[in-house]
Molecule: small-subunit ribosomal RNA
Organism: metagenome
RNA sequence: AGAGUUUGAUCCUGGCUCAGAACGAACGCUGGCGGCGUGCCUAAUACAUGCAAGUCGCACGAGAACCCGGGGGCAACUCCGGUAGUAAAGUGGCGAAAGGGUGAGUAAUACAUCGACAACGUACCCUGGGGCCGGGGAUAACCCCGCGAAAGCGGGGCUAAUACCCGAUAACGAGGCCUUGGCGCAUGCCGAGGCUUCCAAAGGUCCGCCGCCCUUGGAGCGGUCGAUGGCCUAUCAGCUAGUUGGCGGGGUAACGGCCCACCAAGGCUCCGACGGGUAGCCGGCCUGAGAGGGCGAUCGGCCACAUUGGGACUGAGACACAGCCCAGACUCCUACGGGAGGCAGCAGUAGGGAAUAUUGCGCAAUGGGCGAAAGCCUGACGCAGCGACGCCGCGUGAGGGAAGAAGGCCUUCGGGUUGUAAACCUCUGUCACCCGGGACGAACACUGACGUUACCGGGGGAGGAAGCACCGGCUAACUCCGUGCCAGCAGCCGCGGUAAUACGGAGAGUGCAAGCGUUGUUCGGAUUCACUGGGCGUAAAGGGUCCGUAGGCGGUCGGGUAACUCCGUCGUGGAAUCCCCGCUUCGAUGGCGGGAACGGCGUCGGAAAGCGCCCGGCUAGAGGAUCGGAGGGGUGGGUGGAACUCCCGGUGGAGCGGUGAAAUGCGUAGAGAUCGGGAGGAACGCCGGAGGCGAAAGCGACCCACUGGCUGAUCCCUGACGCUGAUGGACGAAAGCUGGGGGAGCAAACGGGAUUAGAUACCCCGGUAGUCCCAGCCUUAAACGAUGAGGACUGAGUGGGGGGGGUACCAAUGCCUUCUCUGCUGUAGCUAACGCGUUAAGUCCUCCGCCUGGGGAGUACGGCCGCAAGGUUAAAACUCAAAGGAAUUGACGGGGGCUCGCACAAGCGGUGGAGCAUGUGGUUUAAUUCGAUUCAACGCGAAGAACCUUACCAGGGCUUGAAAUGCUGGAGGUAGAACCCUGAAAGGGGAACGAGCCGUUAAAUCGGUAACCAGCACAGGUGUUGCAUGGCUGUUGUCAGCUCGUGUCGUGAGAUGUUGGGUUAAGUCCCGUAACGAGCGAAACCCUUGCCCUUAGUUGCUAACGGUUCGGCCGAGCACUCUAAGGGGACUGCCCGUGUCGAAUGGGAGGAAGGUGGGGAUGACGUCAAGUCAUCAUGGCCCCUAUGUCCUGGGCUACACACGUGCUACAAUGGCCGGUACAAAGGGUUGCCAACCCGCAAGGGGGAGCCAAUCCCAUAAAACCAGUCCCAGUUCAGAUCGGGGGCUGAAAUUCGCCCCCGUGAAGUUGGAAUCGCUAGUAAUCGCGGAUCAGCCACGCCGCGGUGAAUAUGUUCCCGAGCCUUGUACACACCGCCCGUCAAGCCACCCAAGCACGGAGCGUACAAAGUCGCUUGUCCAACCGCAAGGGGGACGGUGCCUAGUACGAUACGUGUGAGGAGGGCUAAGUCGUAACAAGGUA
Repeated sequence: AGAGUUUGAUCCUGGCUCAGAACGAACGCUGGCGGCGUGCCUAAUACAUGCAAGUCGCACGAGAACCCGGGGGCAACUCCGGUAGUAAAGUGGCGAAAGGGUGAGUAAUACAUCGACAACGUACCCUGGGGCCGGGGAUAACCCCGCGAAAGCGGGGCUAAUACCCGAUAACGAGGCCUUGGCGCAUGCCGAGGCUUCCAAAGGUCCGCCGCCCUUGGAGCGGUCGAUGGCCUAUCAGCUAGUUGGCGGGGUAACGGCCCACCAAGGCUCCGACGGGUAGCCGGCCUGAGAGGGCGAUCGGCCACAUUGGGACUGAGACACAGCCCAGACUCCUACGGGAGGCAGCAGUAGGGAAUAUUGCGCAAUGGGCGAAAGCCUGACGCAGCGACGCCGCGUGAGGGAAGAAGGCCUUCGGGUUGUAAACCUCUGUCACCCGGGACGAACACUGACGUUACCGGGGGAGGAAGCACCGGCUAACUCCGUGCCAGCAGCCGCGGUAAUACGGAGAGUGCAAGCGUUGUUCGGAUUCACUGGGCGUAAAGGGUCCGUAGGCGGUCGGGUAACUCCGUCGUGGAAUCCCCGCUUCGAUGGCGGGAACGGCGUCGGAAAGCGCCCGGCUAGAGGAUCGGAGGGGUGGGUGGAACUCCCGGUGGAGCGGUGAAAUGCGUAGAGAUCGGGAGGAACGCCGGAGGCGAAAGCGACCCACUGGCUGAUCCCUGACGCUGAUGGACGAAAGCUGGGGGAGCAAACGGGAUUAGAUACCCCGGUAGUCCCAGCCUUAAACGAUGAGGACUGAGUGGGGGGGGUACCAAUGCCUUCUCUGCUGUAGCUAACGCGUUAAGUCCUCCGCCUGGGGAGUACGGCCGCAAGGUUAAAACUCAAAGGAAUUGACGGGGGCUCGCACAAGCGGUGGAGCAUGUGGUUUAAUUCGAUUCAACGCGAAGAACCUUACCAGGGCUUGAAAUGCUGGAGGUAGAACCCUGAAAGGGGAACGAGCCGUUAAAUCGGUAACCAGCACAGGUGUUGCAUGGCUGUUGUCAGCUCGUGUCGUGAGAUGUUGGGUUAAGUCCCGUAACGAGCGAAACCCUUGCCCUUAGUUGCUAACGGUUCGGCCGAGCACUCUAAGGGGACUGCCCGUGUCGAAUGGGAGGAAGGUGGGGAUGACGUCAAGUCAUCAUGGCCCCUAUGUCCUGGGCUACACACGUGCUACAAUGGCCGGUACAAAGGGUUGCCAACCCGCAAGGGGGAGCCAAUCCCAUAAAACCAGUCCCAGUUCAGAUCGGGGGCUGAAAUUCGCCCCCGUGAAGUUGGAAUCGCUAGUAAUCGCGGAUCAGCCACGCCGCGGUGAAUAUGUUCCCGAGCCUUGUACACACCGCCCGUCAAGCCACCCAAGCACGGAGCGUACAAAGUCGCUUGUCCAACCGCAAGGGGGACGGUGCCUAGUACGAUACGUGUGAGGAGGGCUAAGUCGUAACAAGGUA
């Protein structure tokens, strides 16, 4: 510090996701030790049990017992002493208001920071001063009686005090009055003097002392007030009756409506009152570069609470966690009468929960309470226990050790890896364990919970101690097997459909390590709420427009001031934490000491530029005045012509109208057309113009009236009067609404006619609201420049509208210049790009509005507005990993331009109809083997299926196999094998005979080996995957394209080059040109054919000569033909024209041939997951007595049908018969086969010649000559069937070909549709060859013979190339995609109602209690002889009030028949709305 993810790719916008750190955590797997921390985040739920606050005998009275000793008594028992002035209890004092817990409530009565109290309190402690005299009456305990189950209570009697009371003393205290000094911003405060009134006390003792009372000051602690600061919500906008203030009281320690009476009517609020939701606050903690964001456990400060609610009492202090009273709920006890209780103290229990510990030890330390002290108490605290919950440290060994062991895994089988890892050798001893020793912590005598401690010494022995996650990218780490869109994974992108580095396992590896992962949460990354630090033309985002309130901002000069600002001073900012340094033997965590810091607030002093405020000027902003100007600016009234429709009349007579074509419609009752007259409503042609005006919406005939704004000139006046503008107000197209008019044309709805599969549309004929006017609503829009308003600044060029100045001779007009409005092109700059560009989207300032992923949704609910329609404000659940913008390359378009192609057209012949052949589909079958399926499968693989082929089926056999390689063992009567048996064959069984080769040896003697046998490795597979592949092939397409280097342009994808102007068959060439070159293609080179030449002359040829059986047959010749090798020839070379002086092109000459002469071979980058695993090769998978292999037979030849490709025909340009010509190219020795003979023929016999320019196949046929047929199902056509033959072959039944005789089907030129061909072509005629025993060949591949027609042209169909345009396509139009319906799931909304909660309010009643009142009852202290008084208690009563009950309700929650829409979900239905002109933009 970034990364992944939208696309074919790119840039941008934008969301989602990841890597980091953290945690009071939890869960999974695992777990050796120690230190320091830390541990109910949920139910402020309920609690058993124990403990957590007592202490003082030096305040006081009283005062046991068990037990021991002694006495008495027979004993029961009793007395005395000790226990002991002890225990327990009581009076009294101090404490119990601290410490400890929790976070419910609380949004301010809280907290933090800084201030204020002239408005306050303070026990214990310190300090100064003074005092403590004299009396009195009670009361608990205790004793007696009584009530009660208990808790407890009542009555009577006795008694003490540091308990209580009275009196005295009385100031430096308090109150009142008078006089007076000083101080303060002020209410007022601090003193001095005088008079007057009032208030005290307690003793104890060990004689040291400790206490007591009044008072001064202090310290510490507390109370109160103020300012400032810190949550969400406006779908909460108004709140308030003690409310705001005053006067007077009450109350308090103290101010105050804190409370009360009266008076006034105030107070708060958009700087957010009131309401709702949430929440203890802070120091700090986590994160972050910081700013910020999140949090508020442990530690520390403050607050609040103590079962819920209320209340007071006591006290220095409480409205009191382990006190009291009352009420409620709950629990427990009960004799049913009545009582008891409050763990949010420490442990612990139940419950809840994903989840959080011991009913431990000790007061030794620190601290607290009491005490004179000893001491007692202390679940505060110190320790220990449990938990890897966190942080930190340590260990699980170290060194050596290669035959790189075994095993595992992988493998190309060679090896690699685990891996120095192990074994093994030599060592060490941390931790743990055992034994022994043994602290500091105690200041302070006794006294140590921790403590079987830390630590030290010794001992044994590598022994007891490693896991977890991950390994497709992000992200570090790869292979095998299994699985087969299954099982599963997944943080995002995404993996899995038979070769998965992504699932599961294994091995290897990577990362961390006593932990590792997962989940949750927070911050970060996220400049993704942007203060630092974002945006709004098209990505989300400018309000429809203007006016204007608050607010924000504000020209220029001078003076003053000092809130802001800046500098300094002082105070504060607690400790801890963070940071730095040091100490603790080193050292982590931790601890201790010191420092820095604590961003802040306050105080005082100073500065005066800026900003604010005050004062005074100025004129450049703004406004005014005067004189001009342009204009569809607005409102009202009036006027006009054209067109249209309707009505009336005339003429006229059959149609009109409408469309792609029609029809509905109108018309003989007279339409349409035409002429005349009349009526009506709406809109204003030409001018008219990216021309004008207006804030926008918007405004268009003419005239009049009223009226707003704009603009020029003058530079006369005012003197900052300004800009923006939340809330608010006004205006606001069209449609729509209400009432009333009006209604010609047009025209939703509606009706009809067409179109169509349908057509609730597009087209046509009609037609009502509406459109128009008046009045009133509505308030929206692609209300758009998708661009808020104002101001300033920043190159130019060129138009248009309006005004002014100057200039030319007046003028028209022009030129120069200036102000204003409105366009275009473009510099810099900006922008993601497109683009913007003085009319900014540039550079800045001010103010407003708005945005924060897509969908849900501009929707629901609520509020406001509206008559309604609806508008405005405006969410969430849920869901997706995108949704978008601009530009790029393609592809596509029922977009455009240019141009090609037998693409169409022109023409010739076919196919589609018939019969047959052949292939395919389908069906059938035991099998009909398999593959090929638009063009580019279908006479294709098949250039030869009767067996074989053969892969299929049935049956019968074989199992190291039909063929290959290797190993081990065996083996001479072995291998081989005549022959025999069985069988359909294969095979099985038997068997005479009977070996080889090499070395060796006297010798079949030994050894080896081939073959053989047995066994083992393995073979074999036309089994599968052409979507794992190689190779080969088809197709696009013989189309003219496809690219690269360098340069340039662009952020980039990419562009340029390759586009443009010409030209070509061609990206062929030329010209132009930010391109210049180059490559693969095109062309050429190659083959063939057409002309000529040279060479050569047999098997070819024959002009001349000779011979001849008349046949180049022979001699001879090599001229010609030919053959086959080499060469020449054609290059737009020449001429004329056209063309840009070019490329080229039109015509011509010459030439055998002319513009590529004809034909062939040759096929760019790529596309189709095109075809082929069955040619071959090959990875993986599968079969292994079968999916291998052999054999016999069958099948591939089936047949209701359908299609493709062909053959033969339908006839006279013909059939038949007879005669007569002319080829080329091939093939031939298991072959071609001559002559001759036989047969009607197929063929047979025969055998010459030929390994072939020699011989043979081999007569070419159409053609030509002559004859016949006479338009008919025929003398056409030949299918089918019958019979007889021939040939090949072991074998023609399934299932061959041929011949002869007979038979003689359909068919008379073929619907829709469709194919080929542009010249030696089509058409037509025959010939040959491969395969092959034969042949289903009419196929295929070649050869020659005869030999046309047509092309005006490119509108259309198909295909293609280039340029351009649009695009929501990129699997690329066979694309994408919308909505209803149907199905499943999910959340939300509405809803008759139902249920629950419910602050606050009203009414009634009202506990305890304070306060007030009090006729009642009672009473020790003082007065009084007494009666009584004073005073008090109780009781009664009043106000207030917790609460209870009832009532209506805001509001909230749940549920809800049914209803509505929404989201999501591989392959449902219907259509085709959108994206191309998307077929109606």